[in-house]
RNA sequence: AUUGAACGCUGGCGGCAGGCCUAACACAUGCAAGUCGAGCGGAAACGAUGGGAGCUUGCUCCCAGGCGUCGAGCGGCGGACGGGUGAGUAACGCGUGGGAAUCUAUCCAGUAGCGGGGGAUAGCCCGGGGAAACCCGGAUUAAUACCGCAUACGCCCUACGGGGGAAAGCAGGGGAUCCCUUGCACUAUUGGGUGAGCCCGCGUCGGAUUAGCUAGUUGGUGGGGUAAAGGCCUACCAAGGCGACGAUCCGUAGCUGGUCUGAGAGGAUGAUCAGCCACACUGGGACUGAGACACGGCCCAGACUCCUACGGGAGGCAGCAGUGGGGAAUAUUGCGCAAUGGGGGCAACCCUGACGCAGCCAUGCCGCGUGUGUGAAGAAGGCCUUAGGGUUGUAAAGCACUUUCAGUAAGGAGGAAAGGUUGUUGGUUAAUAACUAACAGCUGUGACGUUACUUACAGAAGAAGCACCGGCUAACUCCGUGCCAGCAGCCGCGGUAAUACGGAGGGUGCAAGCGUUAAUCGGAAUUACUGGGCGUAAAGCGCACGUAGGUGGUUUGAUAAGCUGGUUGUGAAAAACCGGAGCUCAACUCCGGCUGUGCAUUCAGAACUGUCAGGCUAGAGUAAGGAAGAGGGGGGUAGAAUUCCAGGUGUAGCGGUGAAAUGCGUAGAUAUCUGGAGGAAUACCGGUGGCGAAGGCGGCCCCCUGGUCCAUUACUGACACUGAGGUGCGAAAGCGUGGGUAGCGAACAGGAUUAGAUACCCUGGUAGUCCACGCCGUAAACGAUGUCUACUAGCUGUUUGUGGAUUUAAUCCGUGAGCAGCGAAGCUAACGCGAUAAGUAGACCGCCUGGGGAGUACGGCCGCAAGGUUAAAACUCAAAUGAAUUGACGGGGGCCCGCACAAGCGGUGGAGCAUGUGGUUUAAUUCGAUGCAACGCGAAGAACCUUACCAUCUUUUGACAUCCCAGAGAUUUAGCAGAGAUGCUUUAGUGCCUUCGGGAAUCUGGAGACAGGUGCUGCAUGGCUGUCGUCAGCUCGUGUUGUGAAAUGUUGGGUUAAGUCCCGCAACGAGCGCAACCCCUAUCCUUAUUUGCCAUCAUUCAGUUGGGGACUAUAAGGAGACUGCCGGUGACAAACCGGAGGAAGGUGGGGACGACGUCAAGUCAUCAUGGCCCUUACAAGAUGGGCUACACACGUGCUACAAUGGACAGUACAGAGGGAAGCCAACUUGCGAGAGUGAGCGGAUCCCAAAAAACUGUUCGUAGUCCGGAUUGGAGUCUGCAACUCGACUCCAUGAAGUCGGAAUCGCUAGUAAUCGCAGAUCAGAAUGCUACGGUGAAUACGUUCCCGGGCC
Repeated sequence: AUUGAACGCUGGCGGCAGGCCUAACACAUGCAAGUCGAGCGGAAACGAUGGGAGCUUGCUCCCAGGCGUCGAGCGGCGGACGGGUGAGUAACGCGUGGGAAUCUAUCCAGUAGCGGGGGAUAGCCCGGGGAAACCCGGAUUAAUACCGCAUACGCCCUACGGGGGAAAGCAGGGGAUCCCUUGCACUAUUGGGUGAGCCCGCGUCGGAUUAGCUAGUUGGUGGGGUAAAGGCCUACCAAGGCGACGAUCCGUAGCUGGUCUGAGAGGAUGAUCAGCCACACUGGGACUGAGACACGGCCCAGACUCCUACGGGAGGCAGCAGUGGGGAAUAUUGCGCAAUGGGGGCAACCCUGACGCAGCCAUGCCGCGUGUGUGAAGAAGGCCUUAGGGUUGUAAAGCACUUUCAGUAAGGAGGAAAGGUUGUUGGUUAAUAACUAACAGCUGUGACGUUACUUACAGAAGAAGCACCGGCUAACUCCGUGCCAGCAGCCGCGGUAAUACGGAGGGUGCAAGCGUUAAUCGGAAUUACUGGGCGUAAAGCGCACGUAGGUGGUUUGAUAAGCUGGUUGUGAAAAACCGGAGCUCAACUCCGGCUGUGCAUUCAGAACUGUCAGGCUAGAGUAAGGAAGAGGGGGGUAGAAUUCCAGGUGUAGCGGUGAAAUGCGUAGAUAUCUGGAGGAAUACCGGUGGCGAAGGCGGCCCCCUGGUCCAUUACUGACACUGAGGUGCGAAAGCGUGGGUAGCGAACAGGAUUAGAUACCCUGGUAGUCCACGCCGUAAACGAUGUCUACUAGCUGUUUGUGGAUUUAAUCCGUGAGCAGCGAAGCUAACGCGAUAAGUAGACCGCCUGGGGAGUACGGCCGCAAGGUUAAAACUCAAAUGAAUUGACGGGGGCCCGCACAAGCGGUGGAGCAUGUGGUUUAAUUCGAUGCAACGCGAAGAACCUUACCAUCUUUUGACAUCCCAGAGAUUUAGCAGAGAUGCUUUAGUGCCUUCGGGAAUCUGGAGACAGGUGCUGCAUGGCUGUCGUCAGCUCGUGUUGUGAAAUGUUGGGUUAAGUCCCGCAACGAGCGCAACCCCUAUCCUUAUUUGCCAUCAUUCAGUUGGGGACUAUAAGGAGACUGCCGGUGACAAACCGGAGGAAGGUGGGGACGACGUCAAGUCAUCAUGGCCCUUACAAGAUGGGCUACACACGUGCUACAAUGGACAGUACAGAGGGAAGCCAACUUGCGAGAGUGAGCGGAUCCCAAAAAACUGUUCGUAGUCCGGAUUGGAGUCUGCAACUCGACUCCAUGAAGUCGGAAUCGCUAGUAAUCGCAGAUCAGAAUGCUACGGUGAAUACGUUCCCGGGCC
């Protein structure tokens, strides 16, 4: 795009078309083929007329074929057309173009004729049989029925002498009693026309898993038969005929014009309309006839249905309607012969389910309508909302108009031509009859039909739906739902914010339809003729020879099959196209024209192809001369090695592996020497070397033998290429028979490995591997690349011929045949190929058409078997595959880094305790954090509070915010009840600012808007944070390369801590990172000098005071370090190594600082926030409890286990901090924690404050201790409203485990580890935690193999 469609929802009108695609299933009922009285004998029915009878006075009966007519019958013509269906048919059935051996009723034209006889028969009548259908007998009768006789131009047969064969009348008119004439019939025959039969060329579906078929078969002769040729039939003779150009068989199918689609070529199809064919319940047969082997004829057989008196009969809707059935599905038992057409008839007419119309159905195509204009308050309502508004939307309402269509009413064409009758004029004729033709008048025929059409009337009145809105694909939001329900053509949506499900609002598309399903073509170059491919995506047979076939060098002549041009015929109509015309338009219909690629005919041409004839030598081949070679077959022979056997020497192991074991060995192995046996294979040479068609071929010698190459001549003269079938060769394994068997070695056995180990490893070992003969016929049989030929830049290596040159060489320049490596153009999806093409062309063959099923099943062929070859389908998936790209990963490779390992030091893991977590428990043990990157984490500090949890009690505009109204005065003391919140009394008090109007703040009560939520979602979010990682990376612009994804830059060579820098480079630049800029610290200088300092001077108990600024220190500003200098290395670079100077040297040390991103990492409980949820509760308040539980498990710590120590006594030296509801000196007091009293200090001034390890001295002597301090008892101190659950500290007493910690594991590279104390935040009190501070102060790093993490290639 389309449809004979169906289904779902919906449905106003008209026109034109179409309407059982399924059961060629079965059919009730009606109709669909009759007509002619002008062929005949006649008169059953009806009517008119006349007559008669009966009476009920308008009916019944009878008579009259005299009339209109006419049942049945004889006869003629027609029932062979028209109408239906597509079962069969793969066929001369159809299409197209030809042909000769034929017939043809009716029709037209010509010629000739139409004379005279005869005998029957149906009907009717009579009789009989039968249930019926129907049948039988007798008598009588007609014809255009039937039969002869006569005639015969033409006709037929013929042996050319001859022979044979016709007929019918009827009607009208005239005269008239038998004649004439006209018309229609009739007979014979010829020609034409129409229709039909037959034959032939070409075309006409699929299957080869159908390869052979055929006996009247193929041909001939005689005969028969037909309208007609012919094995059409028959007898005899011959043995043919068809077939890979697909016979035979099987399946499917009516064919065509056309129809649908497509740019075309094609593909699909064969409804309606038209041509042909076939069929008529199924099968067979003939009769009649011009024509049939006959849809509404006959006979026989069969199935089915019906009637029956059981003896017999009847029937055929694939005609029109209609019924049942089948089915997703397809209409009225309508009207009419008015028109067109057909049959009969002289005609009028009759018949006609052909046909014309109407009915049903949106089945399709076409047309029209469902209103038009105006109308902003942008109404109401709906929906959304950022709450402002937006949208529906000029849409509606309102106002002003119009009236198509439908409705009502009235009018009203055309389809009608005929026919009849009258008249006129011709024809005919003897004729003014008749008949016939034309014209005129009158008359008169319509199913449709209440027609089309026109007019009037009334009123916006009666008339819109369907699908879709994630992308493809035009059209977006809200709500509901929550991987449910559902959607879906493909991709795919849905797991709590769904433009994808369902609903709504809005929108988009089409519109009396819209969607869905089915089907065909297109897109699909996805079967490729036009117009594809086969190295790796599917696809080159394993290789060759060769049959048919296809293709074929050069030249001359002939021919004209192909080819080219013209002529003629045909190619039906309809359709399609073009131009017109008619319906108001269109659909539709009509007229004219063009086209019709095809077939046939004939004429011409001769280039090319073919054919025939004759030449040529460039293709191909032959001979002569050379060359190389693991080419093939057979025979012989050689040495090394393994193994075995015999003997000698010799002793305890050998062998094997990652390590072992099985195995061998004291009966003497392995090792070693000598000798022997036997089989298999040929080291080195040896090579991107050679040969062969491929498989393949490797010591040496001999015999036989194939192919290739080179140079030069001679010869043949296209002998060529390819090659379906066919034939041969064809690795390894395997099979058969017979040999052989050293080594190796499937199967098998044992040992190991392992979770297992039917494996990899080891020890053995049978088939086999070898030979001869015969099978098999396959391989990643690979260059994954068929064979042959020609052409198209180069360079290099190598094998093997041959020519030339000279300087005779390991020389140079050519020219062939091979084998390899690069590479141009070109090709390719890319990779790549590139004269050995995968380039450009030609010839021929083979093969492919999504993946799986499957190279499988079945069948055939081959094979001894194994199996091979040929080779499907059902079903299933939406992919399978190739090449390249970017990342990531690897028990892949290279380079590099890091306390990553190593080298060291100290820990954890064992003990007790502290703390966090899990688990368990509980009314609650609130919540979060969960590998590194949760677990002394949020928490810089839970007795109440905190607190979010639990129990109980209480409040409801609320503990907190804003707004409104009323009242009050803020505030506050005390008492009582209660666990308290709270409630009831009570005391004091009357505020602040003011421009004097008022204002601001506060409290109580009330109503509602609202408050409130540590409720959920960190996977809706912001912000903040962790981590890779302070790792060196992450990107962009322009350019360039590539079809593209992408690449390049950013890779490479060096170097660095660093993508740090240098060099190179189709890249050139740039950004975020690195570094630097910032802070602290290390040295110096300047300035300043109190509360700090004190060298010199004075003074004091004391830098206490005077004084001083030198020093220290403080805090401001500067200087200094930059690979700057020297030497070496490096590429004249960057840089590295060493050195000098310097307080400091190569980033001096430390900190802050964290690229693009990753982990849906963490946090809704810091805060903020979307959505959801609660609202006398999931909100708020109070008391008590809980977060502190305890069989257990883990993390992080503290204290230890002791002598580098403990205890006691004495004596030194810090830094950085903090202090007013505070730090607290001194003094008094207590063993002590403390208490009392009280100076100073908002601090370089006073206080916390004692620094500790260290040092000196004494003691302890290796012990569960003078170590260790848990636990417990008692007594206290302090803070606080309050230490019971549940604080810290002190004293006395008690004195547990623990004697250095399994597997495993952590930190640290220098002022670091280790060790020692001090301070601070939080805080009423409560650190073994955290954050800072200083004191003492090491060891080790060969190095990058390994473990972990990271970076680059």